Predicted 3D model of a 73-nucleotide RNA (transfer RNA) from Desulfovibrio sp. Its Rfam family is "tRNA". It is annotated as a transfer RNA. The sequence was found in a public genome assembly.

RNA sequence: GCGGAUGUAGCUCAGUUGGCAGAGCACUUGGUUGUGGCCCAAGGGGUCGUGGGUUCAAUCCCCAUCAUUCGCC
Numbered sequence: 001g002c003g004g005a006u007g008u009a010g011c012u013c014a015g016u017u018g019g020c021a022g023a024g025c026a027c028u029u030g031g032u033u034g035u036g037g038c039c040c041a042a043g044g045g046g047u048c049g050u051g052g053g054u055u056c057a058a059u060c061c062c063c064a065u066c067a068u069u070c071g072c073c
Base pairs, nucleotide, nucleotide: 001072002071003070004069005068006067007066010025011024012023013022019056027043028042029041030040031039049065050064051063052062053061
């Protein structure tokens, strides 16, 4: 330099023939317990890497770009 993959909650990851953004763990509060853990109930937390484009509507389609990673030279 060329080509591919990945990027979504604090962590690990789902979610795309475009139509309200989710799970597990973690965290907070309450219940339970002599205390803690386990268990039960409720709750908070996201500009979906960034910037544009298409569309009535984009995590999803298109372009560029950044980071990580793999391969080729």
Its mean pLDDT, the model's own confidence on a scale to 100, is 80.